[in-house]
RNA sequence: ACUGUGGCUUAGCCUGGCAUAGCGACUGAUUCGUAAUCAGUAGAUCGGGGGUUCAAAUCCCCCCAGU
Numbered sequence: 001a002c003u004g005u006g007g008c009u010u011a012g013c014c015u016g017g018c019a020u021a022g023c024g025a026c027u028g029a030u031u032c033g034u035a036a037u038c039a040g041u042a043g044a045u046c047g048g049g050g051g052u053u054c055a056a057a058u059c060c061c062c063c064c065a066g067u
Stems, first nucleotide, its partner, number of pairs: 001067004007023003017054001025041005047063005
């Protein structure tokens, strides 16, 4: 200096205002059955703490971890 966001990968950060997608998991449909396909569901103190603000993943400070 850069990076840290569901189990994994990741968008959103500059310009504050409902947390995004894929894979995976689960349920159902389909099938003689499995896979594939289709429909749906759940899952995130946004690395930790503090500050600013009506409001912070987003701005500021400190710390931690990795490169």
Transfer RNA from a marine eukaryotic metagenome, 67 nucleotides, folded computationally. Its mean pLDDT, the model's own confidence on a scale to 100, is 84. The RNAcentral record of the sequence draws on MGnify. Its Rfam family is "tRNA". Gene Ontology term of the family: triplet codon-amino acid adaptor activity.